[in-house]
RNA sequence: GAGCCGGCCAGGUGGCCGCGGCGUCGCUCCGGCGGCGUCGAGGAAAGUCCGGACUCCACAGGGCACGGGUGCUGGCGAGAGCCAGGACGGGGUGACCUGCCGGUACAGGGCAACAGAGAGCAGACCGCCGAUGGCGGGGCGCCGGGCAACCGGUGCGCCGCACAGGCAAGGGUGAAACGGUGCGGUAAGAGCGCACCAGCGUCGGGGGCGACCCCGGCGGCUCGGCAACCCCCACCCGGAGCAAGGCCAAGCGUGGGACGGCCGGCCCGGCCGAUGUCCCCAGGUAGGCCGCAAAGAUGGAUGGCCACCGGGCGGCGACCGCAAGGGACCCGCUCACAGAAUCCGGCUUAUCGGCCGGCUC
Numbered sequence: 001g002a003g004c005c006g007g008c009c010a011g012g013u014g015g016c017c018g019c020g021g022c023g024u025c026g027c028u029c030c031g032g033c034g035g036c037g038u039c040g041a042g043g044a045a046a047g048u049c050c051g052g053a054c055u056c057c058a059c060a061g062g063g064c065a066c067g068g069g070u071g072c073u074g075g076c077g078a079g080a081g082c083c084a085g086g087a088c089g090g091g092g093u094g095a096c097c098u099g100c101c102g103g104u105a106c107a108g109g110g111c112a113a114c115a116g117a118g119a120g121c122a123g124a125c126c127g128c129c130g131a132u133g134g135c136g137g138g139g140c141g142c143c144g145g146g147c148a149a150c151c152g153g154u155g156c157g158c159c160g161c162a163c164a165g166g167c168a169a170g171g172g173u174g175a176a177a178c179g180g181u182g183c184g185g186u187a188a189g190a191g192c193g194c195a196c197c198a199g200c201g202u203c204g205g206g207g208g209c210g211a212c213c214c215c216g217g218c219g220g221c222u223c224g225g226c227a228a229c230c231c232c233c234a235c236c237c238g239g240a241g242c243a244a245g246g247c248c249a250a251g252c253g254u255g256g257g258a259c260g261g262c263c264g265g266c267c268c269g270g271c272c273g274a275u276g277u278c279c280c281c282a283g284g285u286a287g288g289c290c291g292c293a294a295a296g297a298u299g300g301a302u303g304g305c306c307a308c309c310g311g312g313c314g315g316c317g318a319c320c321g322c323a324a325g326g327g328a329c330c331c332g333c334u335c336a337c338a339g340a341a342u343c344c345g346g347c348u349u350a351u352c353g354g355c356c357g358g359c360u361c
Stems, first nucleotide, its partner, number of pairs: 001361009011309007019040009042337001046348002049346005054241004067237005072085005086101001088099004102232002108230002110226002125171002127167003132164002134161004139156007179197006198222002200219008245290004251285001254282004258277002260272004310335006319326002
C1' cells in the first nucleotide's frame, strides 16, 4: 500500500419555533386553552420469510392413510435458529469466501436429448490380426500308374487372399464408452500376468464424544450418474389472525312482555285485535373503552430553522520541495439506508462514512 474476518457507532452541543402521550396546577363560554414536569423510532422499525406469546374457531383418546415440511456430526436453545466441526465440490497467491449434505441407487420402478457402431447387464464404423479352419499359388519328400513327357494321391514348410473367425490396443462420437502408466505376453490384443498409482469391497491397528480421519494387509474386485423423478427411512405438522377478540351501548327500526277484548269466579294458559300507550326487556348497529406497553396513533406525533464544533468531497491556493508532489487560512456542497402500529425471538434485504481488535499478501 492492497485486502480478509469479527465487533461497535450511525454526527455532537446550544438556542428559537413546533408536535403526540401521561401526570399535575390554573382558567373556562365545559368545546378546550395555558404553565410546569416527564416520556417520545431503528440496527434494520423494512420484507412479512420462519418460530412463539396472546385470542377465537374446530377437536373424546389412540392408530393408519392422503398431503406438506425438515434431513451430515457435536453443543446451546421452547423453537426458529446460532456456534464449532466433518465429507464432497467451486473461487482466491493468501487471510478467507461460497455451494451442497438421510438412502453403499444391493427394496423396487423410472430417466439420459443430439451425436455415435455401441448408453444399461452395451458395442464393432474405420482399424489390427487372421493363430485355427477355408480358398488360391508354388517348392520339397513319399506312394501308385506310365517307355517317357507327365498324371493321380498324400505329408511338411513357404507365399498370398481376408471367407469364416479373433480383438477392443489406436482413430472417431459424446456430458458420460466398463480404470491409468510401464513391462511381459500374443497371430493381434486384452487385468490375460506382473509392478506402481487411483477407486471399490473387506479385515486388522490407531486417533476422535461423533460425523469422520490416518496406517497396513488381502481380493484383479474395476463402469458409473440422477433420489431437486417416483420411491424408501426417521422426525414434525389443525385453521385464522389485534381489522384476533372481549366489555359497555344510543337514535331509527325489529322482536318479546305489560296495558285492551274473548274463554273465566280468580290464577296459569290459549286466542283475537290495535299496530295504540312508550312502561319494561332482548339481540344487533353507530359510537366508546379494553386488548395496548416508561413512544404509541387509528388517517397516523417523534419535526423545522440558526450558530459553533467534527468527518468527507470540491475550489482557491499562502507556504514547503530540484521535481513528482504535499498543503495552512478561507469558501461551497455534503453526513447514508430508512421510519414504529399487539408484543417477543430469529432470518433475509437496504445502508455515506468512521472507530477498535485479529489476520493475509

A computed fold for a 361-nucleotide RNA from a soil metagenome, annotated as Bacterial RNase P class A. Its mean pLDDT, the model's own confidence on a scale to 100, is 79. It matches the Rfam family "Bacterial RNase P class A". The family's RNA type in Rfam is ribozyme. Rfam's curators write: Ribonuclease P (RNase P) is a ubiquitous endoribonuclease, found in archaea, bacteria and eukarya as well as chloroplasts and mitochondria.